[in-house]
Context: one part of a larger RNA
RNA sequence: CUCUGGCUAAGGAACUCGGCAAAUUAACCCCGUAACUUCGGGAGAAGGGGUGCCUUUGCCUGUGGCCCGGAUUUACUCCGGGAUGCAGACAGAGGCCGCAGUGAAAUGGGGGAUGCGACUGUUUAUCAAAAACACAGGACUCUGCUAACUCGUAAGAGGAUGUAUAGGGUCUGACGCCUGCCCGGUGCCGGAAGGUUAAGGGGACCUGUUAUCCACUUCGGUGGAGAAGCUGGGAACUGAAGCCCCGGUAAACGGCGGCCGUAACUAUAACGGUCCUAAGGUAGCGAAAUUCCUUGUCGGGUAAGUUCCGACCUGCACGAAUGGCGUAACGAUAUCCCCGCUGUCUCGGCCAGAGACUCA
Numbered sequence: 001c002u003c004u005g006g007c008u009a010a011g012g013a014a015c016u017c018g019g020c021a022a023a024u025u026a027a028c029c030c031c032g033u034a035a036c037u038u039c040g041g042g043a044g045a046a047g048g049g050g051u052g053c054c055u056u057u058g059c060c061u062g063u064g065g066c067c068c069g070g071a072u073u074u075a076c077u078c079c080g081g082g083a084u085g086c087a088g089a090c091a092g093a094g095g096c097c098g099c100a101g102u103g104a105a106a107u108g109g110g111g112g113a114u115g116c117g118a119c120u121g122u123u124u125a126u127c128a129a130a131a132a133c134a135c136a137g138g139a140c141u142c143u144g145c146u147a148a149c150u151c152g153u154a155a156g157a158g159g160a161u162g163u164a165u166a167g168g169g170u171c172u173g174a175c176g177c178c179u180g181c182c183c184g185g186u187g188c189c190g191g192a193a194g195g196u197u198a199a200g201g202g203g204a205c206c207u208g209u210u211a212u213c214c215a216c217u218u219c220g221g222u223g224g225a226g227a228a229g230c231u232g233g234g235a236a237c238u239g240a241a242g243c244c245c246c247g248g249u250a251a252a253c254g255g256c257g258g259c260c261g262u263a264a265c266u267a268u269a270a271c272g273g274u275c276c277u278a279a280g281g282u283a284g285c286g287a288a289a290u291u292c293c294u295u296g297u298c299g300g301g302u303a304a305g306u307u308c309c310g311a312c313c314u315g316c317a318c319g320a321a322u323g324g325c326g327u328a329a330c331g332a333u334a335u336c337c338c339c340g341c342u343g344u345c346u347c348g349g350c351c352a353g354a355g356a357c358u359c360a
Stems, first nucleotide, its partner, number of pairs: 001355008010346002014344001019341001027051005036041001038174001052096007060088005066082006072075001097101001109339007116331002121133002137172007149158003175326004180256003185253002187249005194244003200238002205233002208230002212225005257275005284318001285315001296312005
């Protein structure tokens, strides 16, 4: 010097990103206990007091034998009472000792405010435990049973030995108050008149082949026409869903404006004009886990506060189940403040043990 422990004058968070770490607190009994609240809680709130040992008193409980009385079904019976032995709990009085009586060990520090998530739970085995996941509750949607859906090529199985108060999918996430406008785009649902449209049907027409016929011929053949059959191509017409089209639907995916003017101080604009849109953001909230400018401005807290709390609204770029705003309780959650407490610090020191170091 390093590690693990113990103590420390005065101060007491001045340390630090941050009270990280440590310290405080602590058991049982009694007194007492706020805001708020879903009336259950909050609560062990907070804050106080007691606790050992000896002697003794009272009362109660359990238990053992003894004595007295009574009853009858006369029994190894039952009931009542008395003094007494032992054990235990509770309450009181007097006394004793120490610095200290939950004498060691084990054994909550507390309070105020705010964000997020209702809660108990779950998670990144091995850097993240959370505000993430889940959750009861809410909503939409599919599914009538050989259900939808999932696995499998299939048989078959799960769903379910269930049957719409059931089962699957998606979103939201207790509870309270609520959940506005837009269906133009995309999706889904419904419609079927018209347009488009595949295979298939259809087969006008065209084509190859040549039985046969015609012409020419050096008699070997060459050129032309060409029925039936077979073969190849093929127009009109017909032809479902889908798409186009017509409606519906946002707790479906999603979206929810701009410019100019105007009131008898100024400022502002309830009001008006105009352009665009499918419709132009309602309630509530708002410098927010969202605010760039920004340490916005004002108030509170501090001697001093980029954080925190309360307001304001100019919302760069909140906003209503990609839920909005509240909310008691809860949280190894995030932030701020206070009390207590301390070697975190001013600022170090001492002690013990284990290493390091030297020698063997």
The part of an RNA shown here (large-subunit ribosomal RNA, domain IV) has 360 nucleotides and comes from a Deltaproteobacteria bacterium. Model confidence (mean pLDDT): 87 of 100. Rfam family: Bacterial large subunit ribosomal RNA. Rfam links the family to the GO terms structural constituent of ribosome and ribosome. Lineage of the source: Bacteria > Pseudomonadati > Myxococcota > Myxococcia.